[in-house]
Description:
The prediction has a mean pLDDT of 89. A computed fold for a 349-nucleotide part of an RNA from an uncultured prokaryote, annotated as small-subunit ribosomal RNA, central domain.

Context: one part of a larger RNA
RNA sequence: CUGGGCGUAAAGCGCGCGUAGGCGGUUAGUUAAGUUAGAUGUGAAAGCCCCGGGCUCAACCUGGGAACUGCAUUCCAAACUGCAAAACUAGAGUAUGGUAGAGGAUAGUGGAAUUUCAGGUGUAGCGGUGAAAUGCGUAGAUAUAGGAAGGAACGCCAGUGGCGAAGGCGACACUCUGGACUGAUACUGACGCUGAGGUGCGAAAGCGUGGGGAGCAAACAGGAUUAGAUCCCCUGGUAGUCCACGCCGUAAACGAUGUCAACUAGCCGUGGUGAUCCAUGAGGUCUUUGUGGUGCAGCUAGCGCAAUAAGUUGACCGCCUGGGGAGUACGGCCGCAAGGUUAAAAAUC
Numbered sequence: 001c002u003g004g005g006c007g008u009a010a011a012g013c014g015c016g017c018g019u020a021g022g023c024g025g026u027u028a029g030u031u032a033a034g035u036u037a038g039a040u041g042u043g044a045a046a047g048c049c050c051c052g053g054g055c056u057c058a059a060c061c062u063g064g065g066a067a068c069u070g071c072a073u074u075c076c077a078a079a080c081u082g083c084a085a086a087a088c089u090a091g092a093g094u095a096u097g098g099u100a101g102a103g104g105a106u107a108g109u110g111g112a113a114u115u116u117c118a119g120g121u122g123u124a125g126c127g128g129u130g131a132a133a134u135g136c137g138u139a140g141a142u143a144u145a146g147g148a149a150g151g152a153a154c155g156c157c158a159g160u161g162g163c164g165a166a167g168g169c170g171a172c173a174c175u176c177u178g179g180a181c182u183g184a185u186a187c188u189g190a191c192g193c194u195g196a197g198g199u200g201c202g203a204a205a206g207c208g209u210g211g212g213g214a215g216c217a218a219a220c221a222g223g224a225u226u227a228g229a230u231c232c233c234c235u236g237g238u239a240g241u242c243c244a245c246g247c248c249g250u251a252a253a254c255g256a257u258g259u260c261a262a263c264u265a266g267c268c269g270u271g272g273u274g275a276u277c278c279a280u281g282a283g284g285u286c287u288u289u290g291u292g293g294u295g296c297a298g299c300u301a302g303c304g305c306a307a308u309a310a311g312u313u314g315a316c317c318g319c320c321u322g323g324g325g326a327g328u329a330c331g332g333c334c335g336c337a338a339g340g341u342u343a344a345a346a347a348u349c
Stems, first nucleotide, its partner, number of pairs: 003321004007303002012317001014201004021194003025088003031082001033081002035077001038074005049065006091191001092188004096183004103177003108172002110154001115149003120144002125136002162169002206247006215241002220236004258316006266294007274286004278281001298305002322349002331342004
């Protein structure tokens, strides 16, 4: 330098942005770095290979040739790549008019429910289970009607419905704000794709400081069950769950499927625009952008995937290379810690 792979066998970074790098649309010329043809020089000898010669043959020795696929200089060509300049609009983007949406942030408002509190009515049970007991209750509980407090979550709508790069997002209204889709025109003129390092975001749990604490609930306690029960069940219950700021940086972070682009039969749903037709309706048709089902070609070890590909191709990155040892040790970096990340080897099968 090279092979084969990555849905499920080992293997797609959790997800973006982006540096270097790699790759890059159309047109006509220039140039000649890559590329291409020729020439010259060089590419030591020996060896290898070919044709000969000498030791009786051979090994061995020896003559000639070829080869040395390279490098340098010079000159020819201009299709492709590159460089510099010119132009274009199909990629990408900007302006303008609309649309849908649990996209994000701040600060407010609301009702149902649980719990607690104070008083009223009221009396002996309540609660819980497979059955019980612990527990609560004559110091008046449970129940019941009105009142007050406080915290958390937002029923129905709700839908393989929507939005977001992913994590994720669900009461209502205001303010600020990101993206997507879409109509008609105008503009910029390749401004693009990917992306080692880097940087940002990143569920839950956990950590630090300060608040908050209704319900739930690791730990813990008690009651049961059981041979035992450090479980399942029950009664309680603290961290935590909530808020602010800061950290952690991991998940079956999953579509177990990297991103971008092009092409490749149909049919049936569903969300958002747009266009069009009439018999103006809960209408039909078409297009586009999402999101599902089914299915052909093709692919696949099979299962299955099948225009949202795991099909046919291209660009770039990441990763894998028998099991186990081991995602461990040591070292580095990060972290307050928990730990994370990078990441072996021996012995063994």